c-di-GMP-I riboswitch aptamer from a Planctomycetota bacterium, 76 nucleotides, folded computationally.
Of the family's consensus pairs, 94% are formed in the model.
Lineage of the source: Bacteria > Pseudomonadati > Planctomycetota.

RNA sequence: GGCGGAAAAAGGCACACCCGUCGCGAGGCGGGGUCGCAAAGCCCGGGAGUCUCAUGAAGAUAGUCCGGCUGCCCUC
Numbered sequence: 001g002g003c004g005g006a007a008a009a010a011g012g013c014a015c016a017c018c019c020g021u022c023g024c025g026a027g028g029c030g031g032g033g034u035c036g037c038a039a040a041g042c043c044c045g046g047g048a049g050u051c052u053c054a055u056g057a058a059g060a061u062a063g064u065c066c067g068g069c070u071g072c073c074c075u076c
Stems, first nucleotide, its partner, number of pairs: 002076001004074002012037002017032006035063001041069003046066003049061004053056001
């Protein structure tokens, strides 16, 4: 530097659901929670998809996929 994630260890994140709060809504944020995740870390709503409403040069979603940057452990 590269292919990879069967097993192990350390640490990390946090679906559904519940409480609070913001929003017309999809949903966001905080706390609990723990289904899962080897990038479920960060950036981008740019392309595709899905979803919402008060239907427009409107919005939501990065835990649907693609893209950019960085990175722990193990293994070869």